This is a predicted structure of an 80-nucleotide RNA (c-di-GMP-I riboswitch aptamer) from Desulfatibacillum alkenivorans DSM 16219. Model confidence (mean pLDDT): 75 of 100. Taxonomically the source falls in Desulfatibacillum alkenivorans (Bacteria, Pseudomonadati, Thermodesulfobacteriota, Desulfatibacillaceae).
[in-house]
RNA sequence: GUCUCUUUUUGCCAAACCUGCCGCAAGGCAGGGACGGAAAGCUCCGGGUCCCUCAGCAGGGGGACGGCCGAGCCGCCGGC
Repeated sequence: GUCUCUUUUUGCCAAACCUGCCGCAAGGCAGGGACGGAAAGCUCCGGGUCCCUCAGCAGGGGGACGGCCGAGCCGCCGGC
């Protein structure tokens, strides 16, 4: 410099579940805990799922996840 296909990690992240607190809820935060992860990093852009609310229906508004898929940006060890 390049690849992010393969391999690897006494490092990194942390599902379910448990405890406490917050929220009407979806869920969130902290601690414990590891099913997994090479983008399970960031954006929250398109789709998707879920909650609340208005509404006779269609639909509108607000919110949550993003470890469901895609997109953009960046990128460790390692390989070449």